Predicted 3D model of a 100-nucleotide RNA (SAM riboswitch aptamer (S box leader)) from Alkalibaculum bacchi. The prediction has a mean pLDDT of 84.
RNA sequence: ACCUUAUCCAGAGUGGUGGAGGGAAUAGGCCCUAUGAAACCCGGCAACCAGCAUGAAUGCAUUGGUGCUAAUACCUACAGAAUAUACUGAAUGAUGAGGA
Numbered sequence: 001a002c003c004u005u006a007u008c009c010a011g012a013g014u015g016g017u018g019g020a021g022g023g024a025a026u027a028g029g030c031c032c033u034a035u036g037a038a039a040c041c042c043g044g045c046a047a048c049c050a051g052c053a054u055g056a057a058u059g060c061a062u063u064g065g066u067g068c069u070a071a072u073a074c075c076u077a078c079a080g081a082a083u084a085u086a087c088u089g090a091a092u093g094a095u096g097a098g099g100a
Base pairs, nucleotide, nucleotide: 002099003098004097005096006095007094008093013042015041016040017039021032022031023030026077027076028075029074043069044068045067048065049064050063051060052059053058073092078089079088080087
């Protein structure tokens, strides 16, 4: 990198280092940011896997593997459709588990 599958409107910082960018990619929009971006550390959240309890459903968070920690995956793009708004689905993406 590929395939399958589940989830993605909940939750989580007045901390330390750092010093200019960030919100996946393209385009448009809208935001965050020197009242301190990214990144790292610490803290925290969560409960996918392991673990523990249970016949199961389900639960727990003492331990391990991940993940996450502004805004729905920030919003739109394609379809339902003929405009706007809202919604649903798809696509794309992210994360977990499994597979080849």